Transfer RNA from a Bacillota bacterium, 73 nucleotides, folded computationally. Its mean pLDDT, the model's own confidence on a scale to 100, is 81.

RNA sequence: GGUCACGUGGCUCAGUCGGUAGAGCACGUCCUUGGUAAGGACGAGGUCGGCGGUUCGAAUCCGCUCGUGACCU
Numbered sequence: 001g002g003u004c005a006c007g008u009g010g011c012u013c014a015g016u017c018g019g020u021a022g023a024g025c026a027c028g029u030c031c032u033u034g035g036u037a038a039g040g041a042c043g044a045g046g047u048c049g050g051c052g053g054u055u056c057g058a059a060u061c062c063g064c065u066c067g068u069g070a071c072c073u
Stems, first nucleotide, its partner, number of pairs: 001072007010025004019056001027043005049065005
């Protein structure tokens, strides 16, 4: 220098044939208990690495760029 994959709530991931974002764990409140754990109910938390473009509409398509990993020269 080139090619490919990944980058989504605190963590691990889903959603990747465009219709405005979900799960598990963790966290908060409550129920239950003599108390804790377990269990149950409810809730807060991300606008999807960044910028731009296409579109009525983009996490999802395209370009550039940043980071991580792998491979090639």
Rfam family: tRNA. The family's RNA type in Rfam is transfer RNA. Its family is annotated with triplet codon-amino acid adaptor activity in the Gene Ontology. The organism belongs to Bacillota, within Bacteria.